Record summary
This is a predicted complex of two RNAs, RNase P RNA and transfer RNA, with 426 nucleotides together. Rfam match: Bacterial RNase P class A. Rfam describes the family as follows. Ribonuclease P (RNase P) is a ubiquitous endoribonuclease, found in archaea, bacteria and eukarya as well as chloroplasts and mitochondria. Its family is annotated with tRNA processing, dimeric ribonuclease P complex and ribonuclease P activity in the Gene Ontology.
């Protein structure tokens, strides 16, 4: 200097003309007209987590279901975020870095383990040794995986049976550390692999979602058919099942029919936003201070169109072509995913030049 | 908006982690004077993509496409 990958920021701008939502003022009896302000995003998407919020007992018991799974910290809350710890992969001679980990338990039980191999955990063939009864898991070379490696003793042949020096693993002291863990010493084991297979420990969730719920108008059939029916059943009360609460004859479910399908609240000022500020803290975050007010529609507004600029590519040529993923539907914190181009750090490769 | 289901061969659809099936189509050949049925071989499959998990994934698990349904 070019390519590539990963992180992170950003992610088009004027100006005219005609519109749409909203909202403030003025004018009017009112329709309704003036004049000003303001309207998409880092992902508004996915709806995968977690909360606000609402409603049903201001949510109750027990099973049942479903989640989460080293260790602190943060947080309103998490399965997020930081920082640690173990452990794996890659690079290196090593120190060590970079990067990932759905990371409780396989000695509580059950299930599974294809081909191939004697054998997939049962200990059977074999094949050693014994007169036999019996002993043996040490030869058997397939397999992803085969009962702790190397030597030595021992023995009727053999084996951790012993024994020495190793490997991984558990206990228990000492020390370090909030802890998870580590270092050391002692003892003690060495029975494969799977729990993103049942399942077992712990720990945690009550249900349903703005089509939740409150109300106001409009309209129509207090009609019609089933089925319970005076309480101790039955049936209802958004929750699988049981058990409590709670509801009741002008009743309660269901069917099948008739009518409305307009409006206001919920819903936009709050875990808000911004700060090259200050303090705390490795960091994630938190406190303090100044500023700001920054969509609020309802079948859905935030647009069209023209002209100039920027950016990219291309091309002899100001010549042409492109300008990315995407559109709020109650809010809100994370997370995942899809995004032309530029801008910054990292890392890898290829070239040139000193 | 808010829930849940489903993706295997051209179509409809099976599939206890261990060599992907089955009807119909589709190609060849046989039957027949020809054609339908019948009868014989055959050919076709990224199991919607992409990661993981395990010795080994259609199947477990996560993300992500697509279609299909119920809610007032």
């Nucleotide at each position: 200097a070019c390519u590539g990958c990963a992180a992170g920021c950003u992610g088009u701008g004027u100006u005219a003309u005609c519109a749409a939502c909203u909202u403030u003022g003025c004018u009017g009896c009112a329709a309704a007209g003036c004049a000003g302000g303001g309207u998409a995003g880092g992902a508004a998407a996915g709806u995968c987590c977690g909360g606000a919020c609402a409603g049903c007992a201001u949510a109750g018991a027990g099973c049942a279901a479903c989640g989460c799974a080293c260790c602190g910290g943060u947080u309103a809350a998490u399965a997020g975020c930081c920082g640690g710890c173990u452990u794996c992969u890659u690079u290196g001679a090593a120190a060590a870095a970079a990067g990932g980990a759905c990371g409780a338990g396989a000695u509580a039980g059950u299930g599974c383990c294809a081909c191939a191999g004697a054998a997939a955990a049962u200990a059977a063939c074999u094949g050693c040794c014994g007169a036999a009864a019996g002993g043996u898991g040490a030869g058997g070379g397939u397999g992803a995986a085969a009962a702790u490696g190397u030597g030595g003793g021992g023995u009727a042949a053999g084996a951790g049976c012993c024994c020495a020096c190793g490997u991984u693993c558990u206990g228990u002291a000492c020390c370090g550390g909030c802890a998870a863990c580590g270092u050391u010493a002692c003892a003690g084991a060495a029975g494969g692999g799977u729990a993103a297979a049942c399942c077992u420990u712990g720990c945690g969730u009550g249900c349903u979602g703005a089509a939740a719920u409150g109300c106001c108008a409009u309209g129509u059939a207090a009609a019609g058919g089933a089925u319970c029916g005076a309480u101790u059943a039955a049936g209802g009360a958004c929750u699988g099942c049981u058990c409590g609460u709670c509801c009741a004859a002008u009743g309660a479910u269901c069917c099948a029919g008739g009518g409305u399908a307009g409006g206001c609240a919920g819903a936009u000022a709050c875990a808000g936003g911004u700060a090259u500020g200050c303090c705390a803290g490795c960091a994630a975050u938190g406190g303090c201070u100044a500023u700001c007010g920054c969509a609020g529609a309802u079948a859905a507004a935030u647009g069209a169109u023209a002209a100039c600029a920027g950016c990219u590519c291309u091309u002899u040529a100001u010549u042409g072509a492109g300008u990315a993923c995407a559109g709020a539907a109650u809010c809100c914190g994370g997370c995942u995913u899809a995004c032309a181009g530029g801008c910054u750090u990292g890392c890898a490769g290829u070239u040139u030049u000193u | 908006g808010c829930u849940g289901u489903u993706g295997u061969a051209g179509c409809u659809c099976a599939g206890c982690g261990g060599u992907a099936g089955a009807g119909c189509a589709c190609u060849u050949c046989c039957u027949u004077g020809g054609u339908a049925a019948g009868g014989a071989a055959g050919a076709g499959g990224u199991c919607g993509g992409c990661a993981g998990u395990u010795c080994a994934a259609u199947c477990c698990u996560g993300c992500u496409c697509a279609a299909c349904a119920g809610c007032u």